[in-house]
RNA sequence: UUCUGAAAAAGGCAAAGCAGUGGAAAUGCUGUGACGCAAAGCUAGAGGGUCUAAGUCCAUUUGAGAUAUGACAGCCAGUUGCCAAA
Numbered sequence: 001u002u003c004u005g006a007a008a009a010a011g012g013c014a015a016a017g018c019a020g021u022g023g024a025a026a027u028g029c030u031g032u033g034a035c036g037c038a039a040a041g042c043u044a045g046a047g048g049g050u051c052u053a054a055g056u057c058c059a060u061u062u063g064a065g066a067u068a069u070g071a072c073a074g075c076c077a078g079u080u081g082c083c084a085a086a
Stems, first nucleotide, its partner, number of pairs: 004084002012037002017032006035074001041079003047076002049072003055067003058063001
């Protein structure tokens, strides 16, 4: 340095649910909580994927339609990085 994640230490993050709050929604934030995580750090103005559809378009039998400029990094990916046996 690369690969890897046995054991251990130091610490870290925090799913669902609940309460409050922003938002049209997806979902975000704060508190609580503890399912899990070796990247559950960061990147969504350069990749793929997923969610939503206010507005717009189309329809007009009033939609189970299309669309991101809105979101998701705890989906893949990219990138940086703690500790350590072999």

c-di-GMP-I riboswitch aptamer from Propionigenium maris DSM 9537, 86 nucleotides, folded computationally. Its Rfam family is "c-di-GMP-I riboswitch aptamer". About the family: GEMM was predicted in a large-scale screen for bacterial structured RNA regulatory elements. The RNAcentral record of the sequence draws on Rfam. The prediction has a mean pLDDT of 83.